[in-house]
RNA sequence: UAAUGUUCUCAGGGCGGGGUGAAAGUCCCCACCGGCGGUAACGGACCACAGGUCCGAAGCCCGCGAGCGCUUCAUGUCCCCGACAUGAAGGUCAGCAGAUUCGGUGCAAUUCCGAAGCCGACGGUCACAGUCCGGAUGGAAGAGAACGGGA
Numbered sequence: 001u002a003a004u005g006u007u008c009u010c011a012g013g014g015c016g017g018g019g020u021g022a023a024a025g026u027c028c029c030c031a032c033c034g035g036c037g038g039u040a041a042c043g044g045a046c047c048a049c050a051g052g053u054c055c056g057a058a059g060c061c062c063g064c065g066a067g068c069g070c071u072u073c074a075u076g077u078c079c080c081c082g083a084c085a086u087g088a089a090g091g092u093c094a095g096c097a098g099a100u101u102c103g104g105u106g107c108a109a110u111u112c113c114g115a116a117g118c119c120g121a122c123g124g125u126c127a128c129a130g131u132c133c134g135g136a137u138g139g140a141a142g143a144g145a146a147c148g149g150g151a
Base pairs, nucleotide, nucleotide: 004148005147006146007145008144009143010142016030017029018028019027031131032130033120034119035064036063037062038061042056043055044054045053046052047051059118060117067096068095069093070090071089072088073087074086075085076084077083078082100116101115102114103113104112122134123133124132
C1' cells in the first nucleotide's frame, strides 16, 4: 500500500400560530424539513506559501436508495378462462421517478452572491397528509472499523 475476501458497527429531518368546520398536525394563510455518491470558481485548516495539501459545501445538474407499480414463480379462493389475495424472487423494465428560473460576478457557475419560485412513495384517518399513525425493533444507497490477503 492497489485489487480483493470475511465479520461487525452506523446509516432521515420536519406542523409552531391563525382561519373555516360537527370533525382537519390532512383544506386555506403564515411556518418548518431536505437520505447517499459525484461535480465545485465558495468556506475553513495546514504547509518547505510561487503555489500546494486536506476537510466541508447542490432537495430541484449527473447518478443511486427505500416504497408503489411491473415481470416471474409458489400457494390459496372462485366450476373453467381468468381474476383476486398472500408470500418469494428479479433490478433495467424505469412507469409513478418529483422539482429552477431570473439578475450579478467571471475565461468558466442550473453549484458562488442576490431575488423570486418549485418538489416530496404506499396504506390509514370523523376531512384531501413531505411534517400524524402504520408496514418499520424492517430494508437500503452508502460510510466506517477490525481481521485476512497480496505486491